[in-house]
Molecule: FMN riboswitch aptamer (RFN element)
RNA sequence: AUUAUUCUUCGGGGCAGGUGAAAUUCCUGACCGGCGGUGAAGGCCUUUUAAGGCAUGAGCCCGCUAAUCCAGCACUUGGACCGAAACGGUUUGAAUCCGUUGCCGACGGUAAAGUCCGGAUGGUAGAAGAAUAGA
Repeated sequence: AUUAUUCUUCGGGGCAGGUGAAAUUCCUGACCGGCGGUGAAGGCCUUUUAAGGCAUGAGCCCGCUAAUCCAGCACUUGGACCGAAACGGUUUGAAUCCGUUGCCGACGGUAAAGUCCGGAUGGUAGAAGAAUAGA
């Protein structure tokens, strides 16, 4: 360093104004972006100057989680469903970088909700670490 098993910890962000009897729900403007993968280059550090290491890097490209529905039901689980982007620039190479303009966001509650309250001190994609075992 790799594989397997077990354990521990961590694991989602966001509002002002106007109207109104009442709205963080309408209107106007603003704000937010889970996990893994995938674009170098450039940046920082180290040194043997050619390599190595570190950090950053997609909400809308691919895959996944949650939610919802069905089955099952002690737990686990299986299936369904699962939103949204174009153009220009740089480059050997970008749907990720830079620029411009757009678009999307479960269920229940309530004046109609991505941003409030609730299920949820929940669950999960996963991340980090530790122990044990084998080669």